The part of an RNA shown here (large-subunit ribosomal RNA, domain VI) has 265 nucleotides and comes from a Gammaproteobacteria bacterium. The coordinates come from a structure-prediction model, not an experiment, and the mean pLDDT is 84. The full RNA is in RNAcentral, with records from ENA and SILVA. The source organism's lineage runs through Bacteria, Pseudomonadati, Pseudomonadota and Gammaproteobacteria. Its Rfam family is "Bacterial large subunit ribosomal RNA". Rfam 15.1 lists 51,934 matches to the family in 10,816 species.
Context: one part of a larger RNA
């Protein structure tokens, strides 16, 4: 831009893409077959490999915005307590998120037409013959079935809902100008969305983010004071103190402001 009014949702599926994998074991059965050795077709069931999809409850990894321990040195006048630097100084843990080695699931079943092959009926050719007419069985393969995309499928599909010419001015009329709906966009607050864009949640009729409060989680018993000990230190107050990305509540802070937009070619 188109899809002959302007919008918002929900859809159909022409067409396309993906997947459709492999093995072992048990059973049928030590049966059929075979002199024996050996050893099935088939049926039902179980498990696993690789691959794929989704997820973070578990097991782990990461987690330079969390907690603790600790070495050297410097600073805060000193003690105490903290902070800076030294690979995050080193070490032990660890929330959210992300993640695999973790967890869950998948390949199917059913149907249709067939290949090789196997048949039924059956003539040409009084017989025979699966074939010439006709009718069947039959594969991981084909078409479906399963998942995803999909109406620019210009053959541009369908359904529902919302808003319209019924406002104003000029004009005899056609028409012209203004105003303006549903809705949308810019902008702003953000995100389990993201390279950008897009998408999604919100914008005071508000819980969108931050803050605050409460909780959770993690770390592991803060500082100060008191007591005990010559002291290092220990004990009590104290499962304390601190706590990122998590959960809930709460307008305290920030979501201000501005455009486009219809029956006509």
């Nucleotide at each position: 831009c188109g899809u002959a009014c302007g919008a918002a949702a929900c859809u159909u599926g022409a067409g396309g893409a993906g997947a459709u994998u492999c093995a072992a074991c048990c059973u049928u059965a030590g049966u059929a077959c075979g002199a024996g050795a050996g050893g099935a077709u088939u049926u039902g069931g179980u498990u696993g490999g690789a691959c794929g999809u989704a997820g973070c409850u578990c097991u782990g990894g990461u987690g330079u915005a969390c907690c603790a321990g600790u070495u050297g040195u410097c600073a805060c006048g000193c003690u105490a307590g903290u902070g800076g630097c030294a690979c995050g100084g080193c070490u032990g843990g660890a929330u959210a998120g992300c993640u695999a080695a973790c967890u869950a699931c998948g390949g199917a079943a059913a149907g249709g037409a067939u290949a090789a092959a196997c048949g039924c009926u059956g003539a040409a050719a009084g017989c025979a013959u699966c074939u010439a007419a006709g009718c069947g069985u039959g594969a991981a393969g084909c078409c479906c079935g399963c998942u995803c995309c999909a109406a620019g499928a210009u053959u541009a599909g369908g359904u529902u809902u919302c808003g319209u010419a019924a406002g104003c001015g000029c004009g005899u009329a056609a028409g012209c100008g203004c105003g303006a709906a549903a809705g949308u966009c810019c902008c702003c607050u953000g995100g389990a969305a993201g390279a950008c864009u897009a998408c999604c949640a919100g914008g005071u009729u508000g819980a969108u983010a931050g803050g605050u409060c409460a909780g959770g989680u993690g770390u592991g018993u803060a500082a100060g004071c008191a007591c005990g000990g010559u002291a290092a230190c220990g004990u009590g107050u104290u499962c304390a103190g601190c706590u990122a990305a998590c959960u809930g509540a709460u307008a305290c802070u920030a979501a201000c402001g501005g455009a486009c937009g219809a029956a006509u070619a």